RNA sequence: UCCCCUGUAGCUCAAUGGUAGAGCGAGAUCCUGUUAAGAUCGAGGUUCGUGGUUCGAAUCCACGCGGGGGAG
Numbered sequence: 001u002c003c004c005c006u007g008u009a010g011c012u013c014a015a016u017g018g019u020a021g022a023g024c025g026a027g028a029u030c031c032u033g034u035u036a037a038g039a040u041c042g043a044g045g046u047u048c049g050u051g052g053u054u055c056g057a058a059u060c061c062a063c064g065c066g067g068g069g070g071a072g
Stems, first nucleotide, its partner, number of pairs: 001071007010024004018055001027041004048064005
């Protein structure tokens, strides 16, 4: 320098153009003499950034940034 993959909750990951979810974790409540285990509940997100396409973008396109791999 070029090519490919990738970026979503604190962590690991879903969501193949139509209301962004799950598990774990953190919190509250219940249970128990106490802890652990268990049960219930709600919270937590400018979907890396800036533009573009579209009635509508996490999703498609361009550029940039970060991470991983490959070629030279």